């Protein structure tokens, strides 16, 4: 101290990753008033012009200059001290470099400080300068002169080596330190300054002094350096073996010092998996960012170490360096140059170039802190301590306030007040500005922006542009015309002198898990087992005390942190003090429980022993079996073999078949078992040899001998290989045969390699229980079975049986727990515990590249580039299945009729046209939009005309806009023009803005309809379940037309739906009777001889009709079946009707972006004198076609023609029309009645009765086509309809297909109505005649419920793999080809140390020469990183190219590993294996 959020799915849980929000760092875009404070400010050790960054001094000593005896000041020079420090940067380096801790008995330390002693007497040079010379310059040569605190030699005191004495001190230990003696040897020293004195005065010398400064030896400190050493300290094992001064020894050398530091000499040893060598990065550390911590990144700045000074090396001086603002050599660069030669070194401050994302002034001063020289004053100091400049970071202040009016509530305006900051002045203050501090003065003046506004995320469902395009996004995701997500407006939010944005890097991340994670199925358990290190380890006693505990001590620098005080106006920040942190080491002094070592015991682990029994355990011999195949004799004949269904094939050279006998090789049925044994892999006839392991039993022996196991060894299916044998059957690979669009398969027939032996080799499989081994514990448990032992019962006394208990094996259930969940559960996936192994988002890839192994094939260890927002798992609801069960429908069968073939008519497509307006396209478009379009309709073609409501502004009483005679254009028209008239105010020329629009959007919409389906479903509350989506209920048993109803049940209940109410018909009662109705009564006309008939009237409501209101039918009642009853089913009874009585109407939750903007209503968009509105015509009727529907037929169940007979529903006033006249006939001419149960339309037809047709394209069939006539209606040609005569085509029952019907239906037959002036072959309704057939069934089309499988959820019209083609991008191998690093070798070989000779002018000296080290350069191998690199390989990404369909469902051949062959390509195919396979049966076991 603990914090989540978006993103995988129709939803959920989870893994698991990606992105967001938070700190920090550096660069950046915009923006910007100020003021303090910090240890802020070139990251390329690349190259620098300039200027500055170490000098200073009571020694001596020359010259100049002032004073002029002294003396002072200046510049040179010898002398001394410093200059080894400050300052910079991190290149190197994986080390004793650094950090902490020790140690030097193996070392030195100038200046310092403490304490002792001392400082005698002599010498010889020499720079400055002098004079002369070389040289362009650096520079130098020769020659004179001279001092010292310079330099030399003797004295002394001492030092050191090395023998020898005696033993004192230190210390844990002398190899330290002391002391005596002898010998070599080497060997110190300097003055000045003060003060006195000093020639007759000054002044020097000179002596004297001195508690000044200095000098020389000693010891000792104290500072600082040096050395060793114990522990820490980064990545790679695709670096595992390194190493030749390596390792130690003797003895030298060197060094302040201890050592292979270095040498000669011997021996060969050292290092290392507790990571040697070797590649790669890296200066370490107090600290710093972050986190709660633990950690994890980093190592600017400050401070402490280290190392470095262009690259490399060397040594001199010195206390101290191998020194870089010192020296010499080499190599690159730069300069100068008289070409003979010199110079140089900014990783100090500034500065400039280049180079980059990236980073300041050629500034001021020693006033403070410091240092370095001095006795001191002082001089120096680019260290420092201040200024400038940067949005380096950190704090802190402001950018006004009040009232009033407006106000879009967000401001905005006017008066007024204040003046923090800012400006302006004077004083203080500072080294000196500036800042601050005290006074005064004018003025709100002088000051606000940056991202954002879909969601994670706080803030717009404004607006106007864009129109999958311009753009936007961290992720998710918007953008396709109504965009809170792009652009810009206006408003919002968040921070605010600042705020975003890139990039890094901590945290969220328990996504590396010590604290803290996992591995059955998500990634992830080694194939198995032996057994080395290692790492763990019973029970007891006892010692020692390494770990470990405790407590003292040293240390762990400062500055960082936290607390508190103090100072800055407050803060940042300074600073003082205490405390923390440094989690360390180190050392003393204790404790002994536990771990540990030692010692010495035990038996629970573990091991040996013994008995008897169990096993497909292994190896090697022997053997037996049936069946296959051939082969051979016999016997018999025309096939046989195979398949879905065939054909290759085999067969007269006698097959298949029976039958004898005989060979080969392979193999081991039945028992045979979720049964035994094995570490795994395996392992199955019998014997018999050897050999091995486990279980039970005893409880003799040993006495922790134990467990796991990195390396490492050995086993190890099946396929494969070498090398030799066998070879029936079977069968990759080939070959035929089929099947198919192909068919490199599936499936048939043949068939080689294997498949078997033997000796090797390989080392992998879904080698799986997808679960390492081992050991302990659980409040538990049920059932079976195997092996062993033991109890107890029987009885055939057996190696019987049957029950029971232990041990050990091996299943199923299932607690409690776990687990995301499926599951798992004493045989753990529960709770611990030791041990190995792995795993860390997909994909690139288990591949490339090294390395090991293999004959090969390949196996094993195993990356990165790039690439991507998910793959993934387990459940869930749906949805599909060439998956299962149930159960329904005119679905299918069983029947009946048709379409599909002619001809017509009608709609559609096409195709044509100026136009052939548009909608509707499986079911559910296609006699549909009531759509039977002659104009009209009418949306289309032509071709003519008209037509703004209100606003403005052009015109207008010199007449606007209008009407109008004539001509004139016209198809026509004062529409237009010409020309007159009339008549009297507005005005389409021009800009807005209307009306209208059958223009667009049915993917913005209402509404209204199809369908799915009149199918049985759709849901709610409450309660239970499950983490959760979900489930239960709604499910099971029956049953129904029904999720209808009854039983059972963690579900009880309810709604909408079903049914029920509605309508019609069918039987009946009651009421009422006109225009229905007439049995009965009466009257009365007519015809008739009569019987009787028909009619009108008057009664009357019996019937029959209409018409309202009722009754009835409910499995009520009987028998049987059903579960004994229930729902209910069959069968009967009654009954008009019987099991919904028939038929209609009513259409659940939704679902198909279904249809319709053209039926109206409508949002947005368009067009506005035209896509509005009228007018005439033509078109919507066109016609090589293709389909839907219908009609009519093809004929004797018929056709004609005569004659008879019987409906219903319905409409009539711009109607329907009796009746009568003409007419052949449409129809015409006259006219009653009817605004209708009155009157019309109204003769129905099929039937029946007689006749005729005689089987033929016909007396069938009507199409076409002519003539002639009637109707409507301006109007009949494109284009109505009717009659009459004439003509008389196609067609002789209709392929594949494919449509309706279960009863008053089909079939057939006529009427009636809608549309309508005219016109029905459609649509709607009416009746009349009137069958067959089915009481099954899920095979085909589909629907409902359960269950299963799924990689599907745009839901099987899905999902999805591979190959070509096409473009990028990164990578791998290569023939070479280029350039770095580091090692080896061999040559040349600079300075430099040491040594030797030589030379003279005698010196720190010249030259030589020799050894060694050894820079650099040359080549020549060797490694190793790197750039390029013809051509080759695979991989990744990329809306809409080919081929296929390998996978997901039984995916249509289950799938999938392992290997081997084979093919355009997914893949197939042999062998073994796996279930992470469906279905089905059948065992066992549970409940």
């Nucleotide at each position: 101290a603990c914090u989540c959020c978006a993103g995988u799915c129709g939803a959920u849980g989870c893994u698991g990753c990606u992105g967001g929000a938070g700190g920090a760092u550096a660069c950046u875009g915009c923006u910007a008033u100020c003021a303090g404070a910090u240890u802020u400010c070139g990251a390329c050790a690349g190259c620098c012009a300039u200027g500055c960054a170490a000098g200073u001094c009571a020694g001596c000593u020359c010259a100049g200059c002032c004073a002029c005896u002294u003396g002072g000041u200046u510049g040179g020079g010898c002398g001394g001290c410093a200059c080894a420090c400050g300052g910079c940067u991190c290149a190197g380096u994986a080390a004793c470099g650094c950090g902490u801790g020790g140690u030097c008995a193996a070392u030195c330390u100038a200046c310092c400080g403490u304490a002792a002693a001392g400082a005698a007497g002599g010498g010889a040079a020499u720079a400055c300068c002098c004079u002369c010379g070389g040289g362009a310059a650096a520079c130098u040569g020769a020659g004179g002169c001279u001092a010292a605190u310079g330099c030399c030699a003797u004295a002394u005191a001492g030092g050191u080596u090395a023998g020898g004495a005696a033993u004192u001190c230190u210390g844990g230990a002398a190899u330290g330190a002391g002391u005596c003696c002898u010998a070599a040897u080497c060997g110190a020293a300097a003055g000045g300054g003060u003060a006195g004195u000093g020639a007759a005065u000054u002044g020097g010398a000179g002596c004297u002094u001195u508690a000044c400064c200095g000098c020389u030896u000693u010891a000792c400190g104290a500072u600082g350096a040096g050395a060793c050493u114990g522990c820490g300290u980064c990545g790679g094992a695709u670096c595992a073996g390194g190493c030749a001064g390596a390792u130690g020894g003797c003895g030298g050398g060197g060094u302040a010092a201890c050592g292979g530091c270095c040498c000669a000499c011997c021996a060969u040893a050292c290092c290392u998996u507790u990571g040697a060598c070797c590649c790669g990065u890296a200066g370490g550390g107090g600290a710093u960012a972050u986190g709660a911590g633990a950690g994890u990144a980093a190592g600017a700045g400050c401070c402490c170490c280290g190392a470095g000074a262009a690259g490399g090396g060397c040594a001199c001086u010195g206390a101290g360096a191998c020194a870089a603002u010192g020296g010499c050599c080499c190599u690159a660069g730069c300069g100068c140059u008289a070409c003979g030669g010199c110079g140089u070194g900014c990783a100090g401050c500034a500065g400039g170039c280049g180079c980059g994302c990236a980073a300041a002034c050629u500034c001021c001063a020693c006033a403070a802190u410091g240092c370095g020289c001095a006795u001191a004053c002082g001089c120096g100091u680019g260290a420092u301590g201040g200024g400038g400049g940067g949005a380096a970071u950190c704090u802190g202040a402001g950018u006004g306030g009040u009232u009033g009016a407006c106000u879009u509530c967000g401001g905005u305006u006017a008066a007024c007040c204040u003046u923090u900051u800012g400006c302006c002045a004077a004083g203080u203050u500072u080294a000196g500005c500036a800042a601050g501090c005290u006074u005064g003065g004018a003025g709100a003046a002088u000051a606000a922006g940056u991202g954002c506004u879909g969601g994670g995320u706080a803030a717009g469902a404004c607006c106007g542009g864009u129109g999958g395009c311009a753009g936007c996004c961290g992720c998710c995701a918007c953008g396709g015309u109504a965009a809170u997500a792009c652009c810009g407006g206006c408003g919002g939010c968040a921070c605010a002198a600042g705020u975003g944005g890139u990039a890094u890097u901590c945290a969220c991340a328990a996504u590396u898990a010590u604290u803290g994670g996992g591995c059955u199925u998500a990634a992830a358990g080694c194939g198995u087992u032996a057994g080395u290190a290692g790492c763990c380890g019973g029970c007891c006693u006892g010692a020692a005390c390494a770990g470990u505990c405790u407590u003292g001590u040293g240390u762990g620098a400062a500055a960082u942190a936290u607390u508190g005080g103090c100072g800055c106006a407050u803060g940042a920040c300074g600073u003082c003090a205490a405390u923390a942190c440094g989690u360390g080491c180190a050392u003393a002094a204790g404790a002994u429980a536990c771990c540990u070592u030692c010692a010495g015991g035990c038996u629970a682990g573990g091991g040996a022993g013994u008995g008897g029994g169990a096993g497909a355990c292994g190896u090697c011999a022997g053997g037996a079996g049936u069946a296959u195949u051939c082969a051979u004799g016999g016997g018999g004949u025309a096939a046989g073999g195979g398949u879905a269904a065939a054909a290759u094939c085999u067969c007269g050279u006698a097959a298949u078949c029976c039958u004898a006998u005989g060979a080969a090789g392979a193999c081991u049925a039945c028992c045979g078992g979720u049964g035994g044994c094995g570490a795994a892999g395996g392992c199955g006839c019998c014997u018999g040899a050897c050999g091995a392991g486990a279980a039970c039993a005893c409880a003799u022996c040993c006495g922790a001998c134990g467990g796991u196991g990195a390396g490492u060894g050995a086993c190890g299916a099946a396929g494969g290989c070498u090398a030799g044998g066998a070879g029936a059957a079977c069968g990759a690979a080939u070959c035929g045969g089929a099947u198919u669009a192909g068919a490199u398969a599936c499936c048939c027939g043949a068939g080689u390699a294997g498949c078997c032996c033997u000796a090797g080799c390989a080392g992998u499989a879904a080698a799986u229980u997808a679960u390492g081994c081992a050991g302990a514990c659980u409040c538990u448990g049920g059932u079976g079975u195997u092996g062993c032992g033991c109890c107890u019962a029987u009885c055939a006394c057996g190696a019987a049986u049957a029950g029971g208990c232990g041990c050990a094996g091996u299943a199923c259930c299932g607690u409690a727990g776990g687990a995301c969940a499926a599951c798992u559960g004493u045989u753990a996936a529960g709770u611990c515990u030791g041990c190995c192994g792995c795993c860390u988002g997909g994909g690139g890839a288990g591949u490339a590249c090294g390395g090991c192994c293999g004959c090969a094939a390949g196996g094993u260890u195993g990356a990165a580039a790039c690439u991507u927002a998910a793959a993934g798992c387990a459940a869930u609801u749906g949805g599909c299945g060439g998956g299962g069960g149930a159960g329904c429908a005119c679905a299918c069968a069983a029947g009946g009729g048709g379409u599909g073939g002619a001809u017509g008519c009608u709609a559609c497509g096409g195709u044509u046209c100026a136009a052939u307006u548009g909608a509707a396209u499986u079911c559910u478009a296609c006699g549909u939009c009531g759509g039977g379009a002659a104009c009209u309709u009418u949306a289309c073609c032509u071709g003519g005309a008209g037509c703004g409501a209100c606003g403005g502004c052009a015109g207008u009483g010199u007449g606007a806009a209008g009407g109008u005679c004539a001509g004139a254009c016209u198809a026509a028209a004062g529409a237009u023009c010409u020309u007159g008239c009339c008549a009297g105010a507005c005005g389409a020329g021009c800009c807005g803005a209307g009306a209208g629009g059958u223009g667009g959007u049915g993917c913005a919409u209402g509404g209204c309809g199809a369908u799915c389906g009149u199918c049985a479903g759709u849901u709610c509350g409450u309660g239970g379940u499950g983490u959760g989506a979900a489930c239960u209920a709604u499910c099971c048993g029956g049953u129904u037309a029904a999720g209808u109803c009854c039983g059972g049940u963690a579900a009880c209940g309810a709604a909408c739906g079903a049914g029920a109410u509605c309508c019609u018909c069918g039987u009946u009662g009651a009421c009422a009777g006109u225009u229905g109705c007439u049995a009965c009564u009466g009257u009365u006309c007519c015809a008739g001889c009569g019987a009787u008939g028909g009619g009108g009237c008057a009664g009357g409501c019996a019937c029959u009709c209409u018409g309202u209101c009722g009754a009835g039918a409910c499995c009520g009642c009987c028998u049987a079946c059903g579960u004994u009853u229930a729902a209910g089913u069959a069968g009967g009874a009654g009954g008009a009707a019987g099991g919904a009585g028939a038929g209609g109407g009513c259409g659940a939750c939704g679902g198909u972006a279904c249809g319709u903007c053209a039926g109206u209503a409508u949002g947005c968009c368009c067009c506005g004198a035209a896509u509005c509105u009228c007018c005439a015509g033509g078109g919507c009727u066109a016609c090589a076609c293709g389909c839907g529907g219908c009609a009519u037929a093809c004929a004797g169940a018929g056709g004609u023609u005569g004659g008879c007979a019987c409906a219903a529903u319905g409409g009539g006033u711009u109607g329907c029309u009796a009746c009568c006249c003409a007419g052949a006939a449409a129809u015409g001419g006259g006219a009653c009645g009817c605004u209708a149960a009155u009157c019309c339309c109204c003769c129905a037809a099929a039937g029946c009765c007689a006749a005729u047709c005689c089987a033929g394209g016909u007396c069938c069939g009507a199409a076409u086509u002519g003539a002639g006539g009637g109707u409507u209606g301006a109007a009949a040609c494109u284009c109505a309809c009717c009659c009459u005569c004439a003509u008389g085509a196609a067609g002789u029952u209709g392929g594949a297909a494919u449509c309706c019907c279960u009863a008053g239906u089909a079939a057939u037959c006529g009427c009636g109505u809608g549309u309508c002036a005219c016109c029905a072959a459609c649509g709607c309704g009416c009746g009349g005649u009137g069958a067959a057939u089915a009481u099954g069934u899920c095979c085909c089309c589909g629907c409902u419920c359960c269950u299963u499988g799924c990689a599907c959820a745009c839901a099987c019209c899905g999902c999805c793999u591979g190959c070509c083609a096409a473009g990028u991008c990164a990578u791998c191998c290569a023939a070479g080809u280029g350039g770095g690093g580091c090692c080896u070798u061999a040559g040349u070989g600079a300075c430099g140390c040491a040594g030797c000779g030589u030379c003279c002018u005698u010196g720190u000296g010249g030259c030589g020469c020799u050894u060694u080290c050894g820079a650099a350069c040359u080549a020549a191998g060797g490694u190793u990183c790197u750039g390029u690199g013809a051509g080759g390989g695979g991989g990744g990404c990329u809306a809409a190219g080919g081929c296929a369909u390998a996978a997901c469902a039984a995916g249509g051949u289950a799938u999938c590993c392992g290997u081997a062959g084979g093919g355009g390509a997914a893949c197939c195919u042999g062998u073994g294996g796996a279930u992470a396979g469906a279905u089905c049966a059948c065992c066992u076991c549970a409940a």
Predicted 3D model of a 1487-nucleotide RNA (small-subunit ribosomal RNA) from a Candidatus Micrarchaeota archaeon. NCBI's taxonomy places the organism under Archaea, Nanobdellati, Microcaldota. Model confidence (mean pLDDT): 80 of 100.